[in-house]
RNA sequence: GGGUGAGGUAGAGGCGCGGUUGAUUAUCAGUACCGUCGGGAAGGUUCAAAGGCAUGAACAGAGCACCGGUGGGAAAGGGAUCGCCGCCGAAGUCCAAGCUUUGCCAGGUUUGGGCUGGGUCUGCAAUGAAGAAUUGCAGGACUGUCACUGAGGACCUUUCCCGCCCUCGGUGGAGCACUAUCUUACGU
Numbered sequence: 001g002g003g004u005g006a007g008g009u010a011g012a013g014g015c016g017c018g019g020u021u022g023a024u025u026a027u028c029a030g031u032a033c034c035g036u037c038g039g040g041a042a043g044g045u046u047c048a049a050a051g052g053c054a055u056g057a058a059c060a061g062a063g064c065a066c067c068g069g070u071g072g073g074a075a076a077g078g079g080a081u082c083g084c085c086g087c088c089g090a091a092g093u094c095c096a097a098g099c100u101u102u103g104c105c106a107g108g109u110u111u112g113g114g115c116u117g118g119g120u121c122u123g124c125a126a127u128g129a130a131g132a133a134u135u136g137c138a139g140g141a142c143u144g145u146c147a148c149u150g151a152g153g154a155c156c157u158u159u160c161c162c163g164c165c166c167u168c169g170g171u172g173g174a175g176c177a178c179u180a181u182c183u184u185a186c187g188u
Base pairs, nucleotide, nucleotide: 003186004185005184006183007182008181009180010179011178014088016087017086018085019084020083022082023081024080025079033072034071035070036069037068038067039066043064044059045058046057047056048055051105052104053103091116092115093114094113095112096111097110098109099108100107117143118142120140121139122138123137124136125135126134127133145173146172147171148170149169150168151167152166153165
């Protein structure tokens, strides 16, 4: 000087990931709902509640639901943009266990294990008002990284080979990875 193991720190992939009771906004929707008129005639309706079921309360032959006319007329969830925050297994999803939550399911959260490098497009399925978006599965090209390999270039050398570096290709792998650096141990 190069090498192997363990641990730490800092980084890169880009339409990068997630959060946000911060603001604005399209959609939700002329929907739900309220008033009124007509029909209708009991199979009920509304609330607790962001979804479903059960339960309770209130309303309903002095006319529920439903249909039509007419006058008014939302909101939540999901989305977009900007801002802020946390980041690069970021995060998502499946299984198990625990805690929490409203009567249950669903939901939220913690731990452990499995799968997925990333964004995008197409198809199917689920959720959804939705040609939005998310998730899962399958496929396509693209892209980052490492390994092996082909060609060329540059450096060194009297010259050549090898090694390191760069460019353009091919094949393949996975994030407990990759790059840089520090500490420590081993051995040469």
This is a predicted structure of a 188-nucleotide RNA (Lysine riboswitch aptamer) from Heliobacterium mobile. Rfam family: Lysine riboswitch aptamer. Rfam's curators write: Riboswitches are metabolite binding domains within certain messenger RNAs that serve as precision sensors for their corresponding targets.